The RNA shown here (Bacterial RNase P class A) has 337 nucleotides and comes from a Clostridiales bacterium.
RNA sequence: CGAGUAUACUGGACAGUCGCCGCGCUGAUGCGAAAGUGAUGCGCGGAGGAAAGUCCGGGCUCCCAGGAUCAGGGCGCCGGGUAACUCCCGGUAAAGGUGACUUUAAGGAAAGUGCAACAGAAAGGAUACCGCCUGAAAAGGUAAGGGUGAAAGGGUGAGGUAAGAGCUCACCGGCAGUCAGGUAACCGGCUGGCCUUGUAAACCCCGUCCGGAGCAACACCGUGGUGGGAUAAUGGAGAUCCGCAGUCCCGAGGAGGUGGCUCGAGCCCUUUGGAGACAACGGGCCAAGAUAGAUGACUGUUCUCGACAGAACCCGGCUUACAGGUAUACUCGAAAG
Numbered sequence: 001c002g003a004g005u006a007u008a009c010u011g012g013a014c015a016g017u018c019g020c021c022g023c024g025c026u027g028a029u030g031c032g033a034a035a036g037u038g039a040u041g042c043g044c045g046g047a048g049g050a051a052a053g054u055c056c057g058g059g060c061u062c063c064c065a066g067g068a069u070c071a072g073g074g075c076g077c078c079g080g081g082u083a084a085c086u087c088c089c090g091g092u093a094a095a096g097g098u099g100a101c102u103u104u105a106a107g108g109a110a111a112g113u114g115c116a117a118c119a120g121a122a123a124g125g126a127u128a129c130c131g132c133c134u135g136a137a138a139a140g141g142u143a144a145g146g147g148u149g150a151a152a153g154g155g156u157g158a159g160g161u162a163a164g165a166g167c168u169c170a171c172c173g174g175c176a177g178u179c180a181g182g183u184a185a186c187c188g189g190c191u192g193g194c195c196u197u198g199u200a201a202a203c204c205c206c207g208u209c210c211g212g213a214g215c216a217a218c219a220c221c222g223u224g225g226u227g228g229g230a231u232a233a234u235g236g237a238g239a240u241c242c243g244c245a246g247u248c249c250c251g252a253g254g255a256g257g258u259g260g261c262u263c264g265a266g267c268c269c270u271u272u273g274g275a276g277a278c279a280a281c282g283g284g285c286c287a288a289g290a291u292a293g294a295u296g297a298c299u300g301u302u303c304u305c306g307a308c309a310g311a312a313c314c315c316g317g318c319u320u321a322c323a324g325g326u327a328u329a330c331u332c333g334a335a336a337g
Stems, first nucleotide, its partner, number of pairs: 001333010012302007020046006030037002048308001052319002055317005060214004072210005077091005092106001093104004107205002112203002114199003129146002131142004154172006173195002175192005181186001218259004227250005266285004271280003303306001
């Protein structure tokens, strides 16, 4: 210098004018009897890393809920983190890459059932088409070689044999046992010819977790109208009863209003613990909160001329979109010293 890998960060800057939403102060020779109301003015704050998809996990709210089981569904190597997770961190195994590194559809096929087209002798505790061997033949032995298939009953080599064969041996792979290491997944040594097809993103089995609905949740106030109760005196029509009017009280609650609403598993920094995710102590900070729903327009200066995109209860993740730029660590290649 070129090509990459991993992890973070950034997402035009500055100033002015006029608007919009919220908050604080102000309080109009405005209104109101007053409590108050709040014109005006001043000050402060005002989208994102994804505010998005609404896919997971929680908080919060209401409803339901005696326990257990079944059904249904999610998850699935091991250890840790967390409020929780299908997320994150560390590790193991397998696969890919020259490498930095990446990926995971990584429980069980020796519980059972199913399936494995075509081809092929045979598709799973088996078999023999060609071949090889014995034999005159009949028949028998065999699985090395050929051939089929996505897949052929451990592989390679040697011994052995009539020809062959884990039949025997060496090495490799698997399985079982055992010893040692590790919290564990797992890994290493030794012993034993023990050699078992694939498929669970087929049913299924095992382990583990799981009530429902969502801020249009939900709570409070509530003119009118409607409903319930009481009613001394009064009125209608003389009395009684009932009802209406009137008066008082109560309940639910349409319109509307208020709360929920943003101080929270919060953000920033130092130190400490830890390999890390993260945790703890201390210090500092308060940073949109609308309810038809605010962020816009214009001007000036400037640069590398600016992508995807707009909060609506909140938070932790994942996924998707994204012009350009920056930092750190590492890998491979080339050249020069």
About this RNA
Taxonomically the source falls in Eubacteriales (Bacteria, Bacillati, Bacillota, Clostridia). The coordinates come from a structure-prediction model, not an experiment, and the mean pLDDT is 78. It matches the Rfam family "Bacterial RNase P class A". By type it is a ribozyme.